Overview
This is a predicted structure of a 76-nucleotide RNA (Fluoride riboswitch aptamer (crcB RNA motif)) from an Armatimonadota bacterium. Taxonomically the source falls in Armatimonadota (Bacteria, Bacillati).

């Protein structure tokens, strides 16, 4: 030098927010460099049925537990 491994960090997991966890991605190329970052393309991500129509349905979680919003039913 490359390569795998593990940990730390970023991202992402169909409707808000927070703590724990799990699971997936973390490449390239240009600028700057006080070594941080910034800009483009990738990648991982963006539910389900359908007659594919301006149609239908389910969920605030990937999971768990909390709080918000909304809906159902029951008391007061």
């Nucleotide at each position: 030098a490359g390569u795998a491994c593990u940990g730390c960090c970023g991202g992402c997991g169909a409707u808000g927010g927070a703590g724990u966890u799990c699971g997936c991605c973390g490449c390239g190329g240009g600028c700057u460099u006080a070594c941080g970052g910034c800009c483009c393309g990738g990648c991982a991500u963006u539910g389900u049925c359908u007659u594919c129509g301006c149609g239908a349905c389910u969920g605030a979680u990937g999971a768990c537990u909390c709080c918000u919003a909304c809906c159902a039913c029951c008391a007061g």